[in-house]
């Protein structure tokens, strides 16, 4: 330098183009002598940045970071 992939919450995943949800954790209360466990709440992203198309974008196009895989085949 190509070619392909991945980036969504503190961590792990989800989301038919129709406005982002689980799980774990962290916390407050209950329970317990006390802690763990167990129960009930509450708390955590405008989704890698910046544009674009669209009545509407994590999704669909450009371009750019970052990281990860590939090393040259057919006729």
């Nucleotide at each position: 330098c190509a070619a392909c992939g991945u980036u969504u919450c503190g961590c792990c995943c989800a989301a038919u183009g129709g406005u982002a949800g689980g799980g774990c954790g962290u916390u407050a209360g209950g329970u317990u002598u006390a802690g763990g466990a167990c129960c009930u709440g509450a708390u955590u992203g405008c989704u890698g940045c910046g544009g674009g198309u669209u009545c509407g974008a994590c999704u669909c196009c450009c371009g750019c970071a970052a990281c990860g895989u590939u090393a040259u085949c057919c006729a």

Predicted 3D model of a 75-nucleotide RNA (transfer RNA) from a Polyangiaceae bacterium.